Predicted 3D model of a 73-nucleotide RNA (transfer RNA) from a marine sediment metagenome.
Rfam family: tRNA. Its family is annotated with triplet codon-amino acid adaptor activity in the Gene Ontology. Rfam's curators write: Transfer RNA (tRNA) molecules are approximately 80 nucleotides in length.
The coordinates come from a structure-prediction model, not an experiment, and the mean pLDDT is 81.
RNA sequence: GCCGUAGUAGCUUAGUUGGUGGAGCAUCGGACUGUUAAUCCGAGGGUCGCAGGUUCGAGUCCUGCCUACGGCG
Numbered sequence: 001g002c003c004g005u006a007g008u009a010g011c012u013u014a015g016u017u018g019g020u021g022g023a024g025c026a027u028c029g030g031a032c033u034g035u036u037a038a039u040c041c042g043a044g045g046g047u048c049g050c051a052g053g054u055u056c057g058a059g060u061c062c063u064g065c066c067u068a069c070g071g072c073g
Stems, first nucleotide, its partner, number of pairs: 001072007010025004019056001027043005049065005
């Protein structure tokens, strides 16, 4: 230098043919209890790596860039 894969909540991740972004753990509040832990109930937390484009509509499709990993040279 060229090619491929990945980037979504604090962490690990799902997201099907483009049609209202979910889960587990963690955090916070509550219930339970002699206390803690465990268990149960609830809540908050996402400009979907960045910038453009296509579209009525983009996490998803297209282009460029950034980061990580792998391959070729």